[in-house]
Predicted 3D model of a 73-nucleotide RNA (transfer RNA) from a Myxococcota bacterium. Its Rfam family is "tRNA". Rfam links the family to the GO term triplet codon-amino acid adaptor activity. The RNAcentral record of the sequence draws on ENA. The prediction has a mean pLDDT of 82.

RNA sequence: GCCAGGGUGGCCGAGUGGUCAAGGCAGCGCUCUCAUGAAGCGACGAUCGUGGGUUCGAAUCCCACCCCUGGCA
Repeated sequence: GCCAGGGUGGCCGAGUGGUCAAGGCAGCGCUCUCAUGAAGCGACGAUCGUGGGUUCGAAUCCCACCCCUGGCA
C1' cells in the first nucleotide's frame, strides 16, 4: 500500500430503516445475616468511533477520515 472484519453504558454484548437501543457482569440502594458472602428485589447508567450525505424517519444505507484485529504484498 491492497483486501476482509470490527468500533454500541465502567466491561462483555444483541440489534440489519419505524415502540423507550435487548441481555449479562461490575458498581449503587433495600431485604436477609451478628457480620461478610450467596440469594432475592429495586433504581440508575448510551447524543451507537468522528464529520458529512440519503430519507418523512438512520446504531442500521452511502461517502470521507480515525482507531483495532486478521490476511496479502